[in-house]
Order: sequence, then structure tokens, then C1' cells
RNA sequence: GCUCUCGUAGUCCAAUGGCAGGACACCGGUCUGUCUCACCGGAAGCGCGGGUUCGAUUCCCGCCGGGAGCG
Repeated sequence: GCUCUCGUAGUCCAAUGGCAGGACACCGGUCUGUCUCACCGGAAGCGCGGGUUCGAUUCCCGCCGGGAGCG
């Protein structure tokens, strides 16, 4: 330098065009003599900039970052 692949919540993963979901962690409550456990509830996210579309996490282009291969 070229090709491929990945980027979603504090962490790990879903969602392949139509309201972004789960687990753990965190916060509040119930329970308990207390803590833990259990149960209920809550906050929290689509790497950045453009394009296509009525509508983009999803498709296209560029950039940034991680990984793999080739030279």
C1' cells in the first nucleotide's frame, strides 16, 4: 500500500429497512432482626461526516479506531 472483517449502555452480546432488546453491573423499592438471595421498578447506548429512502443500527461513500490476510 491492497483486500476482508468488526465498532450498539459501565461490561458482554442481539436486532439485516419500520417504537433499539437481553444478561451482568449500577440506583430505588418489597422481603429479612441485619446482610446476602429472591421479587418488582428505574436510569443508561447505535464510532464520526455525507448519500439513498416516506423511513437507516441495518444499504452506499469517505474518515477514525480494533483485528486478520496479501505484498

Annotation: This is a predicted structure of a 71-nucleotide RNA (transfer RNA) from a Tepidisphaeraceae bacterium. The sequence is in RNAcentral, with records from ENA. It matches the Rfam family "tRNA". Its family is annotated with triplet codon-amino acid adaptor activity in the Gene Ontology. The family's RNA type in Rfam is transfer RNA. Model confidence (mean pLDDT): 84 of 100.